A computed fold for a 77-nucleotide RNA from a Chloroflexota bacterium, annotated as transfer RNA. Its mean pLDDT, the model's own confidence on a scale to 100, is 82. It matches the Rfam family "tRNA". Rfam classes the family as a transfer RNA.
[in-house]
């Protein structure tokens, strides 16, 4: 320097253009429940999706820049 991949709640995914003002799992905090904890049921908070611009009537979802991580591949004065 080239090429591919991924970046969404603390943490792990998932959604592939409108049923998403974002879902599941664990976590986390109230209540129940128990002599007490642990499991267990019931609520409940927490992400505008790396960053910015674009196309669209409308974007996490599609194009470009940009960052950041991983892999492959070149170069090496």
């Nucleotide at each position: 320097g080239g090429g591919c991949a991924c970046g969404u709640g603390g943490u792990g995914u998932a959604g592939u253009g409108g049923c998403c003002u974002a879902a599941c799992a664990u976590g986390c905090a109230g209540c129940c429940c128990u002599g007490u904890c642990a499991a267990g049921g019931c609520u409940g908070a927490g992400a505008a999706c790396g960053g910015g611009a674009g196309u669209u009537c409308g974007a996490a979802u599609c194009u470009c820049c940009u960052c950041g991580u991983g892999c492959c591949c070149g170069c090496c004065a």